[in-house]
This record gives sequence, C1' cells and structure tokens, in this order.
RNA sequence: CUCGAGAAGGGCAAACCCGCCGCGAGGCGGCGACGCAAAACCACGGGUCAGGCGACGAGCCUGACAGCCGGGUUGCCGAAG
Repeated sequence: CUCGAGAAGGGCAAACCCGCCGCGAGGCGGCGACGCAAAACCACGGGUCAGGCGACGAGCCUGACAGCCGGGUUGCCGAAG
C1' cells in the first nucleotide's frame, strides 16, 4: 500500500401514513426504517412507467425513475489474517 469483519464512528432512508406541488409517472417536506459502500452525483445504453400524437396498431415526441441492470465521475472506517 492492497484485500479484508455480524467491530466502532458517521452518512443515506424503502413501504405505510400526513402536508404541499404536478394532468400524470413522480417530486419536496414530515413521520418511519426495509435496506444501502456508493442507496452520493450524471438519463449515456438498455429497461420500466406517465402524458401527448397516431388508428385502439406499428411507431414517434415530451417527461419520470440513479433504491431495475450496465456505464461514467467523486468517495468513509479498516480488527484478526
């Protein structure tokens, strides 16, 4: 220096419920912890979802999701061994 724990410290916060915003997918805040080393950030590829167009199809357009999977950027601790 690297790997490495059901250790310690700190961080995030699913579902439910409440409030506000949005046509909607959803977002923000509160409550709450299922989980998470990238569950921090980026819609680049795939995917899913919503709205519109289209003919109810094929498809196209505009959005949402980073806690669906890849990818990119940044990034915590470190026992025994």
Molecule: c-di-GMP-I-UAU riboswitch aptamer
Organism: Candidatus Rokuibacteriota bacterium